[in-house]
Record summary:
The RNA shown here (Bacterial RNase P class A) has 400 nucleotides and comes from a Terriglobales bacterium. It matches the Rfam family "Bacterial RNase P class A". It is annotated as a ribozyme. The model forms 94% of the base pairs in the Rfam consensus. The organism belongs to Terriglobales, within Bacteria. The RNAcentral record of the sequence draws on ENA. A source record names the gene rnpB. The coordinates come from a structure-prediction model, not an experiment, and the mean pLDDT is 78.
RNA sequence: CAGCCGGACCGGACGGUCGCUGUCGCAAGACAGAGGAAAGUCCGAACUCCGCAGAGCAGUGUGCCGGAUAACGUCCGGGAGGGCCGGUUCAAGCCGGUUCGACGGAAAGUGCCACAGAAAACAUACCGCCCGGGCCGCAAGGCUCAGGUAAGGGUGAAAAGGUGCGGUAAGAGCGCACCGCCGCGGCAGUAAUGCAACGGGCAGGGCAAACCCCACACGGAGCAAGACCAAAUAGGGAGGGAAUUUCCGGCGAGCCUUCGGGUGCGCCGGAGAUGCGUGCCGGCUCGGUGCGCCACAACCUCCGGGUAGGUCGCUUGAGCCCCGCAGUAAUGCGUGGCCCAGAGGAAUGACCGUCCCGCCGCAAGGCGGACAGAAUUCGGCUUACAGGUCCGGCUGCCAA
Numbered sequence: 001c002a003g004c005c006g007g008a009c010c011g012g013a014c015g016g017u018c019g020c021u022g023u024c025g026c027a028a029g030a031c032a033g034a035g036g037a038a039a040g041u042c043c044g045a046a047c048u049c050c051g052c053a054g055a056g057c058a059g060u061g062u063g064c065c066g067g068a069u070a071a072c073g074u075c076c077g078g079g080a081g082g083g084c085c086g087g088u089u090c091a092a093g094c095c096g097g098u099u100c101g102a103c104g105g106a107a108a109g110u111g112c113c114a115c116a117g118a119a120a121a122c123a124u125a126c127c128g129c130c131c132g133g134g135c136c137g138c139a140a141g142g143c144u145c146a147g148g149u150a151a152g153g154g155u156g157a158a159a160a161g162g163u164g165c166g167g168u169a170a171g172a173g174c175g176c177a178c179c180g181c182c183g184c185g186g187c188a189g190u191a192a193u194g195c196a197a198c199g200g201g202c203a204g205g206g207c208a209a210a211c212c213c214c215a216c217a218c219g220g221a222g223c224a225a226g227a228c229c230a231a232a233u234a235g236g237g238a239g240g241g242a243a244u245u246u247c248c249g250g251c252g253a254g255c256c257u258u259c260g261g262g263u264g265c266g267c268c269g270g271a272g273a274u275g276c277g278u279g280c281c282g283g284c285u286c287g288g289u290g291c292g293c294c295a296c297a298a299c300c301u302c303c304g305g306g307u308a309g310g311u312c313g314c315u316u317g318a319g320c321c322c323c324g325c326a327g328u329a330a331u332g333c334g335u336g337g338c339c340c341a342g343a344g345g346a347a348u349g350a351c352c353g354u355c356c357c358g359c360c361g362c363a364a365g366g367c368g369g370a371c372a373g374a375a376u377u378c379g380g381c382u383u384a385c386a387g388g389u390c391c392g393g394c395u396g397c398c399a400a
Stems, first nucleotide, its partner, number of pairs: 001396010012355007020033005035371001039382002042380005047222004059218005064078005079103001081100008104213002109211002111207003126153002128149003132145005161179006180202001181200003186195003226312004236303005243274010254263003275293008319338003323334004356369005
């Protein structure tokens, strides 16, 4: 210097003209006006309304340990494990670096493990190796029977501890050393876990993103939440409108009775009188006439709910910036400073000039500048993103 990988950040700048939204202003006008993801709506909360005795069952989610946080499935640190690279060892292994992630339990139970393979979990024996018997052969050896074996080969994602030495007919934890494992107590650590000792030749393959077991957590809906003001029309409720009396008929129970009836009361129906309300005609201290009067009127007054519409919720907040302190870090605390869109079918735009970056062109100049776009508000995760800056790592080349 170039390339690749990882992390952090920026995401065209300035000016003018005309518009749009908000705030202030009598007005003229002034000031402010999208993002790192405003996106997906996947988690976690704030806020609001509804629901809710207690317990159990079912269901869903989370799942190493510690910390951070309002909370989280997020973040930080640590542990154990897998992959890759380097070093080291005869080898297994060990050490260092880097990276990955639903990382509780597979000696509670049930289930599954395709294909291939002899065998996929009560182990087994295809090739091979070996002892012995038989047959063939001069021999080397071949064939076969009965066994031994699990070293070597082969299959598979996975083959019943691994490596080395000894041992053996060949082999084998058969023996030994190392590594791993199990048991047991000890030490270190807040813990996950680690360390070395003692005992044991070694049991208990994998899958829980299969059922399941264990521990913990969990009510629902979402700003179109919800709160307030409140028409017209229709509908609901309360009150007014909304009186008295006579006669006749029927029914009911009661009382009196010489059993023929009589008597008052209540209810229902009908007719009349007076009165009241209201409308009309004449035209006036009234007259005539229609309708209604025990209820379902008209009409009047009041009350309450909803809708349209309006206002609030609405942006001062787990806020942003600088510095200091504590902490490995996530993050917390403190001093100082700042106010930074709030629309409501939904503003945040268009054009011009100068400059910046990239490409093309000899030049003048031309073309292009990503992904995308608020809708109650935060904390995360995930996804999209032209170009550029800085830091770290690795590789290559050049120079000294």